Small-subunit ribosomal RNA from an anaerobic digester metagenome, 1514 nucleotides, folded computationally. Its mean pLDDT, the model's own confidence on a scale to 100, is 84.
[in-house]
RNA sequence: AGGGUUUGAUCCUGGCUCAGAAUGAACGUUGGCGGCGUGGAUUAGGCAUGCAAGUCGUGCGGUAGCCCUCCGCAAGGAGGGUUAGAGCGGCGAAAGGGUGAGUAAUGCGUAGGUAACCUACCCUUCGGACCGGGAUAGCCACGGGAAACUGUGGGUAAUACCGGAUGAAGUCUUCGGACCAAAGGGUGUGAUUCCGCCGGAGGAGGGGCUUACGUCCUAUUAGCUUGUUGGUGAGGUAAUGGCUCACCAAGGCCAAGAUGGGUACGGGGUGUGAGAGCAUGUCCCCGCACACUGGGACUGAGACACUGCCCAGACACCUACGGGUGGCUGCAGUCGAGAAUCUUCGGCAAUGGGCGCAAGCCUGACCGAGCGACGCCGCGUGCGGGAUGAAGGCCUUCGGGUUGUAAACCGCUGUCGAUGGGGAGGAAAUGCGAGGGGGCUAUCCCCCUCGUUUGACCGAUCCGUAGAGGAAGGACGGGCUAAGUUCGUGCCAGCAGCCGCGGUAAGACGAACCGUCCGAACGUUAUUCGGUAUCACUGGGCUUAAAGGGUGCGUAGGCGGCUGGGUAAGUUGGGUGUGAAAUCCCUCGGCUCAACCGAGGAAUUGCGUCCAAAACUGCCUGGCUUGAGGAAGAUAGAGGUGAGCGGAACUUAGGGUGGAGCGGUGAAAUGCGUUGAUAUCCUAAGGAACACCCGUGGCGAAGGCGGCUCACUGGGUCUUUCCUGACGCUGAUGCACGAAAGCUAGGGGAGCGAACGGGAUUAGAUACCCCGGUAGUCCUAGCCGUAAACGAUGAGCACUUGGCCGAAGGGUCCCCCAUAGCUUUUUGGCCGAAGCGAAAGCGUUAAGUGCUCCGCCUGGGGAGUAUGGUCGCAAGGCUGAAACUCAAAGGAAUUGACGGGGGCUCACACAAGCGGUGGAGGAUGUGGUUUAAUUCGAGGCUACGCGAAGAACCUUAUCCUGGUCUUGACAUGUACGGAUUAUCCCGGUGAAAGCCGGGUACGCCCGCAAGGGUGGAACGUACACAGGUGCUGCAUGGCUGUCGUCAGCUCGUGUCGUGAGAUGUCGGGUUAAGUCCCUUAACGAGCGAAACCCCUGUUGCUAGUUGCCAGCGGGUCAUGCCGGGUACUCUAGCGAGACUGCCGGCGUUAAGCCGGAGGAAGGUGGGGAUGACGUCAAGUCCUCAUGGCCCUUAUGACCAGGGCGACACACGUCCUACAAUGGCGCGUACAAAGGGAAGCCAACCCGCGAGGGGGAGCCAAUCCCAAAAAGCGCGCCCCAGUUCGGAUUGCAGGCUGCAACUCGCCUGCAUGAAGCUGGAAUCGCUAGUAAUCGCGGGUCAGCAUACCGCGGUGAAUGUGUUCCUGAGCCUUGUACACACCGCCCGUCAAGCCACGAAAGUGGGGGGCAUCCGAAGUCGCCGAGCUAACCCCGCAAGGGGAGGCAAGCGCCGAAGAUGAACUCCGCGAUUGGGACUAAGUCGUAACAAGGUAGCCGUAGGGGAACCUGCGGCUG
Repeated sequence: AGGGUUUGAUCCUGGCUCAGAAUGAACGUUGGCGGCGUGGAUUAGGCAUGCAAGUCGUGCGGUAGCCCUCCGCAAGGAGGGUUAGAGCGGCGAAAGGGUGAGUAAUGCGUAGGUAACCUACCCUUCGGACCGGGAUAGCCACGGGAAACUGUGGGUAAUACCGGAUGAAGUCUUCGGACCAAAGGGUGUGAUUCCGCCGGAGGAGGGGCUUACGUCCUAUUAGCUUGUUGGUGAGGUAAUGGCUCACCAAGGCCAAGAUGGGUACGGGGUGUGAGAGCAUGUCCCCGCACACUGGGACUGAGACACUGCCCAGACACCUACGGGUGGCUGCAGUCGAGAAUCUUCGGCAAUGGGCGCAAGCCUGACCGAGCGACGCCGCGUGCGGGAUGAAGGCCUUCGGGUUGUAAACCGCUGUCGAUGGGGAGGAAAUGCGAGGGGGCUAUCCCCCUCGUUUGACCGAUCCGUAGAGGAAGGACGGGCUAAGUUCGUGCCAGCAGCCGCGGUAAGACGAACCGUCCGAACGUUAUUCGGUAUCACUGGGCUUAAAGGGUGCGUAGGCGGCUGGGUAAGUUGGGUGUGAAAUCCCUCGGCUCAACCGAGGAAUUGCGUCCAAAACUGCCUGGCUUGAGGAAGAUAGAGGUGAGCGGAACUUAGGGUGGAGCGGUGAAAUGCGUUGAUAUCCUAAGGAACACCCGUGGCGAAGGCGGCUCACUGGGUCUUUCCUGACGCUGAUGCACGAAAGCUAGGGGAGCGAACGGGAUUAGAUACCCCGGUAGUCCUAGCCGUAAACGAUGAGCACUUGGCCGAAGGGUCCCCCAUAGCUUUUUGGCCGAAGCGAAAGCGUUAAGUGCUCCGCCUGGGGAGUAUGGUCGCAAGGCUGAAACUCAAAGGAAUUGACGGGGGCUCACACAAGCGGUGGAGGAUGUGGUUUAAUUCGAGGCUACGCGAAGAACCUUAUCCUGGUCUUGACAUGUACGGAUUAUCCCGGUGAAAGCCGGGUACGCCCGCAAGGGUGGAACGUACACAGGUGCUGCAUGGCUGUCGUCAGCUCGUGUCGUGAGAUGUCGGGUUAAGUCCCUUAACGAGCGAAACCCCUGUUGCUAGUUGCCAGCGGGUCAUGCCGGGUACUCUAGCGAGACUGCCGGCGUUAAGCCGGAGGAAGGUGGGGAUGACGUCAAGUCCUCAUGGCCCUUAUGACCAGGGCGACACACGUCCUACAAUGGCGCGUACAAAGGGAAGCCAACCCGCGAGGGGGAGCCAAUCCCAAAAAGCGCGCCCCAGUUCGGAUUGCAGGCUGCAACUCGCCUGCAUGAAGCUGGAAUCGCUAGUAAUCGCGGGUCAGCAUACCGCGGUGAAUGUGUUCCUGAGCCUUGUACACACCGCCCGUCAAGCCACGAAAGUGGGGGGCAUCCGAAGUCGCCGAGCUAACCCCGCAAGGGGAGGCAAGCGCCGAAGAUGAACUCCGCGAUUGGGACUAAGUCGUAACAAGGUAGCCGUAGGGGAACCUGCGGCUG
């Protein structure tokens, strides 16, 4: 710091997504040790059990028990000591501990105030403590009750309670005065001295109240409030205050967001971030709030009280059913819910707290331990050597590579853990004992020294033992993102954060091996910040990407000209207070390091306060004129409103003329017309709109405004600079205006014309076209309030080079006037500097540079929808979501492709011609059907007489039926065997293949021989392997087809552009051609075109046999037959020739074109070969080659027979015909190019013929095939299904071949089918071509209408480009890029998901009203009860004061009822929406998308949509 993802590619906009850090986490896999932290986030759900607040006998009365002593026989009693439990009393229990439900302010934070307050214990200080009194627990006695608990009587103490005295520095005060206290006790020989008590003052610490500022979302919550706001008085409180009450006034809060709703404890901090911010508030600290839920007070210094009280409620428990008890959000623990969060541990040793003089007691605060990898940090799982690079694994091109020094092996060490033992430290106090010093005295306090006392838990570290021994995994490996191979799988199984992988060669799934990254962890999920400048303060935008309000006026608000003075709120500087600690940062230090901890510093960006400054802003005050406004003069204009007038056109009506059509369309029809239309003339009526002028002309804020005249009226411009003196700009809410359509009421209604009717078109046509036609369009009054209301560009001010054209004015030059020129103000446009912009473009009329104010945007869809509110008569408008879903949706530009866009130009593309196909019969291929099988491939052009240059067997195949073989029909190698089964011969079986059996046998060496040894081929056995026309042409090579012999396709350098790209290659000419020329930010080059090559056309030279024969000679019936010749023809090699070279014209002086001459040939002479970059996943795995897969007694191999030849049909390509330009017969000419030895075959003979016999010649310019045919001559036929046509069939033959049945060809005789020129449609051909005629060859035993060649005869038409098809170039539009066979819209049907409506229904919340009214405070009352004080009384007792119970009143929780509000859930049915490879109907949009599209509105229609009106150009 960025990356991935929209496209064919590009730039931009914009969302989604990733890499980082973090967490009180959870889950998965794995798991050695330690340190420090941390751990119920969900149900503030319910809780068994134990513990968590007591203490003081130095406050009091007293004391079970125990011990001692005494008395007593004992029971027991007395005294003393010690002391449990309980009681009175004091202090504490309001702290500590827990939790975050509530709370949006009664809270919290920061800074203040309190002259409006309180404060137990503690400290300092000043004073004081005198005299009395009556009770009551405990206790005893008697009761009630299941229990909890409780009643009556008697009697007792106090540091409990009460009275009096004293009393000011205290309180009150009318300033005279009035009022208020106490407790004693302990120790001791001894107390004003130690501990306590009372009053006052001060302090410290703690609290109450109050002020300012700050403190989440929502306006789809806009008004709220009656104790409400203030005052007076009173009450109440520690204290201010409507805190409460009475009376009076009518206020108070609110767009700077009141009230309501939702959510939420707040802060220090924490996470992240460069920061600003954003998110968050766990542990720790501070504050607040709460303690089962709600209410209430009591006690007290302090509470409305977590482990106190009362009441109500819910829940739970006990119960003898009468009644009681309880409150873990203390520590553990349990259930429940949940993805999820621990031990019913030890100790008061330390720190701290309560009580106590103290010892001490209590302390789930705390200190520790336990559990959990939950987090952070540290350590270890060894170290060194070790190559035959072992084995094994994996891969392999089979050579090897890799795992990998890794292991083994050798040497070494001893961390952690294990085990045994020692052990610093956390401990210093307190207490006790002794000694010393100080405080005047002291029993008290402080300090020092010595001794002694205290560890729950942890244990650093040290020593010993053993031994590499006990200790490594997880995720990932397509890109982002570090790291790849093999196998399996086959759109399956699966993966996935995004893009996306998987349909038989998956680096993406699963596995293995290898690798990468982390490492006691690694991943995943969730969440936060970051990246994201993607809410933009720092730091974004709004012409076209999302985004300028339709326009104006104007309120609040915001902002505001020049200048003087003052002030000091903002601002700036300095001082000061505060900003708790912890945290973060820096430095230093302590644990071996680190985490962790300690100390110091810095920081805490804030707030308060004081001082200073006075530039700027604000405020106050004075002045100015340039902003703004006014005035005067002049002036342009479809500016507005009302009234009047006018002509043209149209329609209708009346009349005249006229006489058959008119009208309408692509073509028609509906319609009108002999009852007289259309046309034409006259007259009248009516309504609407105002031609020409008319213009990127004018006016207006916008909408908008167009005949003429008048009246009224708004605004602008110019000039003068006379006046005012900042009066200004913008503008939330608001108000007004606001095209068309639409609505209400009343008029009007000519034309046009939604709806509607009819006619056409069409597959349909709810449309486009036509004929009609109602609302409406018009007027008046009133609604509506929207448009592509657009410059898709808010308003205002200022600044920033220019040029040109308009509109309305002024000034100036010239002696004057006018024009031109110059200049100036306003205004409408065009082009363009700089600059800006993604680009297109904008560019003084900014989209440039700045300032001010307003509006708006934040991915696409859902959706401008739902819901709520509001406006409207309605239609509907304004405001305006979410669920869900997608990985894009978009803008501009680029290259292509495409267009029922345009321009230019080609081609047998059309046209002009000639001949065909499509009809018939046959041949052949294909489809289909059939079959046991009819093997396979080819499929528009570019498959279909194609692979196949030739299927009877063979061929021939995964074809079918049947029979066989298994190292094999064929190749190579290894091992073994042994001379047999090899070769050859024979036999059996069989359809054959094959199987079974018999005989015979090779080379070399040794050996007389018998025989032995050995070797190669072969054979057998076994193993490697062979074999496959099996699959994949979508894994491939090679080859081929097609576009297309079309003229294109590219590159280097330069230039332009952010870039894709462009330029070059465009333009003007020209060409068959990107052929050439000219121009030119291009200059050059390459592959194509052309040329080079072959054949052919003319000619020369060379050569002269097998060819040729002019001349010479010979010979024959005749023939180059012979001698000879090489002239000619010819053969086949080398040359020449053609280049727009020459002339004229045209053209730019060019390229070139036209015409001509010459020439055998003329502008490429004709033909062939030659095929650019690429396209079609075109064709071929069955030519060949080849990856992968598959078969291996079979998908291999052999054999016999059958099939590939089937046949109702359909199509393609051909042959033969339909006849007289013909057919038949006879006669008679003239080729070229080929082939020939398993061959071509002459003569001659036989046969009607196919053919047979025969055998000469020829390995070929020699011989043969071989007859060329059409043609020509003569004759017949006479238009007929024929002397046309030959299919079909019968008989008889021939040939090839092992074999012609399925299934060959030929011959003769006989038979003699369809067919009389072929519908729609369609093919070829531009000259030696079409047409027509025959000849040859390959294949081949045989089989040719096919194919490949050859020559003979030999035309017609066109000189054009409108159209069809295809192609090239330029341009234009595009929503296409798999590229128009594209893309894409809506209804309907199906599945699924979320949402809305809905009769209703269930529940929650906060209020309101009424009723009832607990506890309790307060008030009233208080006939009942009543110790202290007062009075009477000797006393008993009585009375008073005071108090209490009961009662009443106000308030009052829960509860009940009612009417509303609000939120959530369910809901038959219903509505649209999203999504879902291959459903239905159409074709709306994108090209002029076939009717240009779109916006608003209205009507109509299965649907997309159509139509009307107005608007926009995107």
It matches the Rfam family "Bacterial small subunit ribosomal RNA".